[in-house]
Molecule: SAM riboswitch aptamer (S box leader)
Organism: Cytophagaceae bacterium
RNA sequence: UACUUAUCCGGAAAGACUGAGGGAUUGGGCCCUGAGACGUCUUAGCAACCCUGGCUGGCAGGGUGCUACUUCCCACUCCGAAAGGAGAAAGAUAAGGU
Numbered sequence: 001u002a003c004u005u006a007u008c009c010g011g012a013a014a015g016a017c018u019g020a021g022g023g024a025u026u027g028g029g030c031c032c033u034g035a036g037a038c039g040u041c042u043u044a045g046c047a048a049c050c051c052u053g054g055c056u057g058g059c060a061g062g063g064u065g066c067u068a069c070u071u072c073c074c075a076c077u078c079c080g081a082a083a084g085g086a087g088a089a090a091g092a093u094a095a096g097g098u
Stems, first nucleotide, its partner, number of pairs: 003096006013043005021032003026075004044067003049063005071090001076087004
């Protein structure tokens, strides 16, 4: 890192450091943010994709992941007068895998 499969309207935050942007990318909208966001670390938590053990019930340990907003919303296609709905693309994560 090509590719494959599955999931993405649920869930779960405190402290320390840092100091200006951030919510993946482009445009638009809407938000978060010096009452300190984003990020890093620690601790805690959520979840249950994979492994091991136990057991036939959801337990323990481990590898990951996650803890504002539906992947924050729209954009492309289809249905629809509209509101809205369905899907795709892209992305993220896991497990494989070249």